Transfer RNA from Nonomuraea maritima, 74 nucleotides, folded computationally. The sequence is in RNAcentral, with records from ENA and Rfam. RNAcentral records the identical sequence in 3 taxa.
[in-house]
RNA sequence: GCCCCGGUAUUCCAACUGGGAGAGAAAGCGGAUUCAAAACCCGCACAGUGUGGGUUCGAAUCCCACCCGGGGCA
Repeated sequence: GCCCCGGUAUUCCAACUGGGAGAGAAAGCGGAUUCAAAACCCGCACAGUGUGGGUUCGAAUCCCACCCGGGGCA
């Protein structure tokens, strides 16, 4: 230098064909339970999707450029 994959909540990870950002797990907070705690159970909060631009009525999703991480080729 070229090619491929990835970047979404505090963390991990979904989002099918462009239309409701959360399917889910962990962590956190509150409650219930307990002599007390752990575990289990119930509830709550946390994001505009790596950055910028474009297309579109509408973009995490499509297009362009760039940044970061991983892998391959040279």
Overview
The coordinates come from a structure-prediction model, not an experiment, and the mean pLDDT is 81.